[in-house]
Parts: sequence; structure tokens; C1' cells
RNA sequence: AUUGCCUACACGCUGAGUCUCAGGCGAGAGAGCGGGGGAACCAAUAUCAGGGGUGAAUCCGAAAGGUAGGGAGUCCCGUCCCGAACCCGUCAGCUAACCUCGUAAGCGAGAAGGGAUGAUUAU
Repeated sequence: AUUGCCUACACGCUGAGUCUCAGGCGAGAGAGCGGGGGAACCAAUAUCAGGGGUGAAUCCGAAAGGUAGGGAGUCCCGUCCCGAACCCGUCAGCUAACCUCGUAAGCGAGAAGGGAUGAUUAU
């Protein structure tokens, strides 16, 4: 110097998935954020190759591969990546009141950056 592996801060990323209180034991309780069901009006003509929901994750193709779409704090250029999985159970358009559910999981660490613009805080 190069390559590989491991570890790691009060660092950072995807995501709604954070914070506060209580706690001898025990099912916790809230705020914030996110999802589902659910009138009128409007919309829709629907029902077995069923239908629907969360999510960026859809579609083409025999496959290979590509792709709608999504991510790397915001914008531009660029580079790199994802483009899954699961759930409801014959049933659900929108939807005020109302009812109800979740608050996980998984990663990065000498890195693809360069330019620009803004916000907040402190002095």
C1' cells in the first nucleotide's frame, strides 16, 4: 500500500414503528405517527380462471432478462441498490359521526460522489 474478516460511538439508513408515565408481580396506560371497517351525496354495474388489504414491489417473458414504481436528508447531474413477502376468508367503492388495529423487523460503517439551496439550534 492492497485485499478479506470481525468489532464499534450519544453516528447513519429502509420503515408508521418514536416519546412519556407506571412497574414487587401481572394484563400495561397515554401522546404522536400509521392502517382497516363504516352514512348521505357521488360513483359503480357487479358477482368462481372469486373478491379484497398492507407495501415502492406492478407488468411483459418459456427462460434469461427487462419494467411501472421505490431508496441512498431536499434539488440537479451521476453512481449504487430494491422491484419482496404476507394477510382476510366468499366479504368490504368513496365516506362525517362512530368502531377497531399496529407502534415491528432488518441493515451500513471508509463508504460515489460533485454542485446548489434551505431549515433548526447556539453564541
Record summary: This is a predicted structure of a 123-nucleotide RNA (c-di-AMP riboswitch aptamer (ydaO/yuaA leader)) from a Syntrophomonadaceae bacterium. The coordinates come from a structure-prediction model, not an experiment, and the mean pLDDT is 79. It matches the Rfam family "c-di-AMP riboswitch aptamer (ydaO/yuaA leader)". On this family, see Barrick et al., Proc Natl Acad Sci U S A 2004: "New RNA motifs suggest an expanded scope for riboswitches in bacterial genetic control". Rfam describes the family as follows. This family represents a conserved RNA structure found upstream of the ydaO and yuaA genes in Bacillus subtilis and related genes in other bacteria. It was read from a public genome assembly, where an Rfam model found it.